RNA sequence: GUCCUCGUAGCUCAGUUGGAUAGAGCAACUGCCUCCUAAGCAGUAGGUCGUGCGUUCAAAUCGCAUCGAGGACG
Numbered sequence: 001g002u003c004c005u006c007g008u009a010g011c012u013c014a015g016u017u018g019g020a021u022a023g024a025g026c027a028a029c030u031g032c033c034u035c036c037u038a039a040g041c042a043g044u045a046g047g048u049c050g051u052g053c054g055u056u057c058a059a060a061u062c063g064c065a066u067c068g069a070g071g072a073c074g
Stems, first nucleotide, its partner, number of pairs: 001073007010026004019057001028044005050066005
């Protein structure tokens, strides 16, 4: 330099033949329970879906560019 894969909550990830309010587990916080802690139960908060632009009535999803991580080739 060329090509491929990946980027979604604090962490690990699902969701990609475009359409429902963007989800799960763990973690955090609050409450219940308990003498206390843990466990268990109930609930709450947490996201500009890497960034920008475009296509579309509508984009996490499609296109282009760019940033970052990993890999193949030279």

The RNA shown here (transfer RNA) has 74 nucleotides and comes from Solobacterium moorei F0204. RNAcentral holds the sequence, with entries from Rfam. Its Rfam family is "tRNA". Rfam classes the family as a transfer RNA.